[in-house]
RNA sequence: GGGGGCGUAGCUCAUCUGGGAGAGCGCUUCGUUCGCAACGAAGAGGUAGCGGAUUCGAUCUCCGUCGUCUCCA
Numbered sequence: 001g002g003g004g005g006c007g008u009a010g011c012u013c014a015u016c017u018g019g020g021a022g023a024g025c026g027c028u029u030c031g032u033u034c035g036c037a038a039c040g041a042a043g044a045g046g047u048a049g050c051g052g053a054u055u056c057g058a059u060c061u062c063c064g065u066c067g068u069c070u071c072c073a
Base pairs, nucleotide, nucleotide: 001072002071003070004069005068006067007066010025011024012023013022019056027043028042029041030040031039049065050064051063052062053061
């Protein structure tokens, strides 16, 4: 320098062909306990790396760009 993969909640990851953004763990509150842990219930938390385009509508399609992993040179 060129090719490919990945980037979604604090962490690990889903999201089938474009139409409601989710799970587990963690966090907060409440209950059970003398207290903790464990368990049960409820809740908070994301402009989907960034910018632009297409579309009535984009995590999803297209272009650019940044980061990271990998292959080739």